Transfer RNA from a Chthonomonadaceae bacterium, 72 nucleotides, folded computationally. Its mean pLDDT, the model's own confidence on a scale to 100, is 83. The RNAcentral record of the sequence draws on ENA and Rfam. Lineage of the source: Bacteria > Bacillati > Armatimonadota > Chthonomonadia > Chthonomonadaceae.

[in-house]
RNA sequence: GCCCCUGUAGCUCAGUGGCAGAGCACUUCUUUGGUAAAGAAGAGGUCAUGGGUCCGAUUCCCAUCAGGGGCU
Numbered sequence: 001g002c003c004c005c006u007g008u009a010g011c012u013c014a015g016u017g018g019c020a021g022a023g024c025a026c027u028u029c030u031u032u033g034g035u036a037a038a039g040a041a042g043a044g045g046u047c048a049u050g051g052g053u054c055c056g057a058u059u060c061c062c063a064u065c066a067g068g069g070g071c072u
Stems, first nucleotide, its partner, number of pairs: 001071007010024004018055001026042005048064005
């Protein structure tokens, strides 16, 4: 220098045009003498950044950034 993959909640990841989700973690409550475990409820998101297409974009296209891999 060229090519490919990844970027979504605090962490690990799903979702692939039409309401953004799960597990763990966090908060509150129930239970207990107290903790843990269990159960119930809740909070937490500029879907890496910018632009484009579309009635509508996390999803499609382009560029940039970051991480990983390959080739020379």